RNAcentral holds the full RNA, with entries from SILVA. A computed fold for a 350-nucleotide part of an RNA from Ottelia alismoides, annotated as small-subunit ribosomal RNA, central domain. NCBI's taxonomy places the organism under Eukaryota, Embryophyta, Euphyllophyta, Hydrocharitaceae, Ottelia. Model confidence (mean pLDDT): 89 of 100.
Context: one part of a larger RNA
RNA sequence: CUGGGCGUAAAGCGCGCGUAGGCGGUUCACUAAGUCUGCUGUGAAAGCCCUGGGCUUAACCUGGGAACUGCAGUGGAUACUGGUGGGCUAGAGUGCGGUAGAGGGGUGUGGAAUUUCCGGUGUAGCAGUGAAAUGCGUAGAGAUCGGAAGGAACACCAGUGGCGAAGGCGGCACCCUGGACUGACACUGACGCUGAGGUGCGAAAGCGUGGGGAGCAAACAGGAUUAGAUACCCUGGUAGUCCACGCGGUAAACGAUGUCAACUAGCCGUUGGGAACGAUUCAGUUCUUAGUGGCGCAGCUAACGCGAUAAGUUGACCGCCUGGGGAGUACGGCCGCAAGGUUAAAACUC
Numbered sequence: 001c002u003g004g005g006c007g008u009a010a011a012g013c014g015c016g017c018g019u020a021g022g023c024g025g026u027u028c029a030c031u032a033a034g035u036c037u038g039c040u041g042u043g044a045a046a047g048c049c050c051u052g053g054g055c056u057u058a059a060c061c062u063g064g065g066a067a068c069u070g071c072a073g074u075g076g077a078u079a080c081u082g083g084u085g086g087g088c089u090a091g092a093g094u095g096c097g098g099u100a101g102a103g104g105g106g107u108g109u110g111g112a113a114u115u116u117c118c119g120g121u122g123u124a125g126c127a128g129u130g131a132a133a134u135g136c137g138u139a140g141a142g143a144u145c146g147g148a149a150g151g152a153a154c155a156c157c158a159g160u161g162g163c164g165a166a167g168g169c170g171g172c173a174c175c176c177u178g179g180a181c182u183g184a185c186a187c188u189g190a191c192g193c194u195g196a197g198g199u200g201c202g203a204a205a206g207c208g209u210g211g212g213g214a215g216c217a218a219a220c221a222g223g224a225u226u227a228g229a230u231a232c233c234c235u236g237g238u239a240g241u242c243c244a245c246g247c248g249g250u251a252a253a254c255g256a257u258g259u260c261a262a263c264u265a266g267c268c269g270u271u272g273g274g275a276a277c278g279a280u281u282c283a284g285u286u287c288u289u290a291g292u293g294g295c296g297c298a299g300c301u302a303a304c305g306c307g308a309u310a311a312g313u314u315g316a317c318c319g320c321c322u323g324g325g326g327a328g329u330a331c332g333g334c335c336g337c338a339a340g341g342u343u344a345a346a347a348c349u350c
C1' cells in the first nucleotide's frame, strides 16, 4: 500500500456558501500524456536462484546461465481516461403564468390576563401548605365595580399541519425581501457534484454600553421539613429574562443517521400543486408530482430495528473512529473584554 468501520457498541464537523483538490452526461474528429505492445541501450561486480567444476566432504572458492519485475530512446495500437476543437439535451440553470406557507427584516396596531396606582362599595380576614409558619391586612387588606399606567406573551384556530440549510419561526395590518412547489412553451448548452483550508449563520446561559422592567426568577433573606437540609415545599427577591448595537460560538446543536445522484414489492393517512372522471358545480373517485407520517416484501442488522424520507443495492467527495481511566485535561499555538472556546498529548494505572 491493501484490508475494517461510524442510528444505539469508539466514530457524521451544529448548519450553509465556497477556494484548492478529487470526481463528472451524450456524440464526432484530432492528439497520443496516462494505458497496451515490438525493438534498442542500460539495469557494475559480489550475493540470492538454476546448472557445471576445485579442495576426501561440507562450509568455502570458481565457470556459465537466469534474474535484476526498473529507466531512457525509438516504432506502432487507440477501446477507456486525459488534452484540443465542433455538435447535442436527458444533468444544471434562465425567462413566462400560477400556488401554499409561524421563511427573514422593519414600522404600526389589537384584545384577554397578571401587577401596580387612583376612586367607589364594603368588613375581617387574605394568602399559603401534607400540615404550618414567615408574609399581607382595622393606617381598611382580600372580594367587587369604574378609571389609569406599564411591560411581556399572543388563548381558541392548532394539526406525527406549514416554512426554513441548521439554529429556529405562531395575534393583526402594511412596507422591504429569500427560498420552494407547479404548468405549458421558449432559451442557455455540462455551466455539474463534493469540498482540505477559508468564510458566513448559529438555541439558551454569559459579557460590554445605553435603555426598559409587568410577570417569572439563579444568587440572596426569611419560614418550614429534617439527625442535619447550604435542597425538594412556602413567603419575599436582585442579576437575568425584554429592546438597540457589539462580543461570545457552545448544546442530548438529535433522525444521536454528512452531502449529492441512480436503482429496488405493495398498503393506509395527511399538506401543497397538476390532470382526468363525476353534468364545470357540491360530496367525492382515480392518476401524477413535491413534502410529511404509519405499516410492510426483498434485502440489511449483533440484536433492537431500518425498510423509495433505507440503516437495502451502488457511485462521487468530505469529516471522523482505533481499549477504560488519566482527559476533552496539561503545555504550546490561535481566538476572546472576561467567562472561556478551539487545536490537543504524556507519565502513571486497570
Base pairs, nucleotide, nucleotide: 004321005320006319007304008303012318014201015200016199017198021194022193023192025088026087027086028085029084030083031082033081034080035077036076037075038074039073040072041071042070049065050064051063052062053061054060091191092188093187094186095185096183097182098181099180103177104176105175106174107173108172109171110154115149116148117147118146119145120144121143125136126135162169163168206247207246208245209244210243211242215241216240220236221235222234223233258317259316260315261314262313263312266295267294268293269292270291271290272289273288274287275286276285277284299306300305323350324349325348332343333342334341335340